The RNA shown here (c-di-GMP-I riboswitch aptamer) has 83 nucleotides and comes from Neobacillus niacini. The model forms 95% of the base pairs in the Rfam consensus. It was read from a public genome assembly, where an Rfam model found it.

């Protein structure tokens, strides 16, 4: 270097809930909180899922251009380093 990776050292990142706030929801972003993460950094590009606004249909319901990288494949890029 690669692959792997700890009861090691620096830092990181924050799940439920709780403020506010934007959004039709789904969820998002603030702050406050830590269940956990060695890519829990980015990218919605394949597969999952969630919502369901417009439109179809007028009743059921369908419908993603919305949302999810903390559900998962691939792409980019990155800190350390015992065995």
């Nucleotide at each position: 270097a690669u692959c792997a990776g700890a009861u090691a050292a620096a830092g990181g990142c924050a799940a439920a809930c709780c403020u506010a706030u934007c959004g039709a929801a789904a969820g998002g972003u603030u702050g406050g909180g830590a269940c956990g993460c060695a890519a829990a950094g980015c990218u919605a590009c394949g597969g999952g899922u969630c919502u369901a606004a417009a439109g179809u249909g007028c009743u059921a319901a369908c419908a993603a251009u919305g949302a999810u990288g903390g559900c998962u494949g691939a792409g980019c890029u990155g800190c350390c380093u015992a065995a």